[in-house]
Predicted 3D model of a 72-nucleotide RNA (transfer RNA) from Mogibacterium sp.
The source organism's lineage runs through Bacteria, Bacillota, Peptostreptococcales, Anaerovoracaceae and Mogibacterium.
Its Rfam family is "tRNA". By type it is a transfer RNA.

C1' cells in the first nucleotide's frame, strides 16, 4: 500500500429502516433488617467521528479514526 472484520451507557451485551435505544452488571436513592448482605422497587448514564440517501437510519451508503486478522 491494501483487503476484511469490530467500534452502542463505567463494564458486558441486543435491537426486520418505525426505537425520544433494551437487558445484565456497577453507581445513587427507597423498602426490608438492630446493623451489614442478600432480595425488592426506582433513578443516573448511550449508539466512535463527519457527511449523504430516506417521511424516518444504531441499522443502507461514502469517508475519516482507532483497534485486530490477512496479504503485499
Nucleotide at each position: 500500500g491494501u483487503g476484511g472484520c469490530a467500534u452502542u451507557a463505567g463494564c458486558g451485551u441486543a435491537a426486520c429502516g418505525a426505537c425520544c435505544a433494551g437487558c445484565g452488571u456497577a453507581u445513587c436513592a427507597g423498602u426490608c433488617u438492630u446493623c451489614c448482605a442478600a432480595a425488592c422497587u426506582g433513578a443516573u448514564g448511550g449508539u466512535a467521528c463527519g457527511g449523504g440517501u430516506u417521511u424516518g437510519a444504531g441499522u443502507c451508503c461514502c469517508g475519516u479514526a482507532u483497534g485486530c486478522c490477512g496479504c503485499u
The sequence was found in a public genome assembly.